Small-subunit ribosomal RNA, 3' major domain from an uncultured bacterium, 473 nucleotides, folded computationally. Its mean pLDDT, the model's own confidence on a scale to 100, is 84. RNAcentral holds the full RNA, with entries from ENA and SILVA. Rfam family: Bacterial small subunit ribosomal RNA.

[in-house]
Context: one part of a larger RNA
RNA sequence: UGACGGGGCCCCGCACAAGCGGCGGAGCAUGCGGAUUAAUUCGAUGCAACGCGUAGAACCUUACCUGGGUUUGACAUGGAUCGGGAGUGCUCAGAGAUGGGUGUGCCUCUUUUGGGGUCGGUUCACAGGUGGUGCAUGGCUGUCGUCAGCUCGUGUCGUGAGAUGUUGGGUUAAGUCCCGCAACGAGCGCAACCCUUGUUCACUGUUGCCAGCACGUUAUGGUGGGGACUCAGUGGAGACCGCCGGGGUCAACUCGGAGGAAGGUGGGGAUGACGUCAAAUCAUCAUGCCCCUUAUGACCUGGGCUACACACGUACUACAAUGGGAGUUAAUAGACGGAAGCGAGAUCGCGAGGUGGAGCAAACCCGAGAAACACUCUCUCAGUUCGGAUCGUAGGCUGCAACUCGCCUACGUGAAGUCGGAAUCGCUAGUAAUCGCAGGUCAGCAUACUGCGGUGAAUACGUUCCCGGGCCU
Numbered sequence: 001u002g003a004c005g006g007g008g009c010c011c012c013g014c015a016c017a018a019g020c021g022g023c024g025g026a027g028c029a030u031g032c033g034g035a036u037u038a039a040u041u042c043g044a045u046g047c048a049a050c051g052c053g054u055a056g057a058a059c060c061u062u063a064c065c066u067g068g069g070u071u072u073g074a075c076a077u078g079g080a081u082c083g084g085g086a087g088u089g090c091u092c093a094g095a096g097a098u099g100g101g102u103g104u105g106c107c108u109c110u111u112u113u114g115g116g117g118u119c120g121g122u123u124c125a126c127a128g129g130u131g132g133u134g135c136a137u138g139g140c141u142g143u144c145g146u147c148a149g150c151u152c153g154u155g156u157c158g159u160g161a162g163a164u165g166u167u168g169g170g171u172u173a174a175g176u177c178c179c180g181c182a183a184c185g186a187g188c189g190c191a192a193c194c195c196u197u198g199u200u201c202a203c204u205g206u207u208g209c210c211a212g213c214a215c216g217u218u219a220u221g222g223u224g225g226g227g228a229c230u231c232a233g234u235g236g237a238g239a240c241c242g243c244c245g246g247g248g249u250c251a252a253c254u255c256g257g258a259g260g261a262a263g264g265u266g267g268g269g270a271u272g273a274c275g276u277c278a279a280a281u282c283a284u285c286a287u288g289c290c291c292c293u294u295a296u297g298a299c300c301u302g303g304g305c306u307a308c309a310c311a312c313g314u315a316c317u318a319c320a321a322u323g324g325g326a327g328u329u330a331a332u333a334g335a336c337g338g339a340a341g342c343g344a345g346a347u348c349g350c351g352a353g354g355u356g357g358a359g360c361a362a363a364c365c366c367g368a369g370a371a372a373c374a375c376u377c378u379c380u381c382a383g384u385u386c387g388g389a390u391c392g393u394a395g396g397c398u399g400c401a402a403c404u405c406g407c408c409u410a411c412g413u414g415a416a417g418u419c420g421g422a423a424u425c426g427c428u429a430g431u432a433a434u435c436g437c438a439g440g441u442c443a444g445c446a447u448a449c450u451g452c453g454g455u456g457a458a459u460a461c462g463u464u465c466c467c468g469g470g471c472c473u
Base pairs, nucleotide, nucleotide: 007473008472010470011469012468013467015463016462019427020426021425022424026317027316029314030313031312033310034308042053043052064303065302067300068299070297073126077125078124079123080122081121082120083119084118087104088103089102090101091100092099093098107116108115109114128292129291131290132289133288137286138285139281141279142277144275149188150187151186152185153184154183155164156163157162168179169178170177194269195268196267197266199237200236201235202234203233204232205231209226210225213224214223215222240263243257244256245255246254247253319420323379324378325377326376327375328374336367337366338365341360342359346355347354348353386417391412392411393410394409395408396407397406433455434454435453436452437451438450439449
């Protein structure tokens, strides 16, 4: 000077408390440990690993294992030398890689002995490595933490390390601002500038809208037309403690009120200071050094990453009546995707789906019926008309190919489970809870992830205690 203390003062945070809903018990999904295995590729391990890298392992991916074959190589550049089109069709052997046969084919320039390009063989340099080291590194990332801090120049003080400034009195979400002060200034952070959402005005109206005027229809902005409204897009306005009152050091600021769509940072996002953890990553990539070079490189077939006594994490579905089932009118979203794509009406099928193909590169057409909700009927407290695991049969789809190992449908089957010990997690408002929808990945496959809207609470006395953090001492 820091760090630490079961030292002190002050302050903050879903940190506790007050509430609501979970996890821990069951089944299943998924990840990890372990044990297993020819292989179960590798990495990630308190918070900050464990639905993580992986935005999707049947082959491929794939890095692992078995077996088969290969050695200038799957890929790059250059030299030497020899030869020839490259390529492509058929066929044979084979699991394929690969090898054999046969047909076809015959680059370009031209001063045709040749030059150039390209391909193949041999050879030499070399290629190649998801091999090691993240404790040799770059880059990128997590975390403390969106916490309010971290520093510098000059000056002053101190022998010096250093101190001061940055402490103190107030105040703030904030080292935010005010006042004071041997300090005076400045920088990186805070805030603001950016995006989005909430109000309004102007302009522009097609593919969007339809108040008024007409036409037409079983019906529909369907048509003429219109720009009022909604909406879309662009540009403005608006919020600043601006106004009033109380408090306060005539301060910063704070409390209440008015007006207002919005009030004291309006809500949300992006944005992450100096640094910490030899934190993570050599398997995104790049890279030093080391190692392999007929193999630790490269190709192929099949298998594995999907195994299972067990243990843990994270989700999903339930245990029911605030519910399950059936029916009715069907009501009401937002955001998004679509051309090797989305695919309507129609039609076949109980259904998954099939046939077919209108329209649409989309404010036009399609995915697309939102669901919970509302109303009527039924079930009447049961392991049930709860719950749906598991298994059987029959089908559908994608794809060379669903045995290992995909998803979906129908019929049958109908397990555990009656609210979960110790312990533990999330959340303060359009939030929690609950309900569905879409997208990326993707041939196919979503209980995961990323978004979107619908319905919509309870509680916060307070800071003694637990955890983490900040200032001073």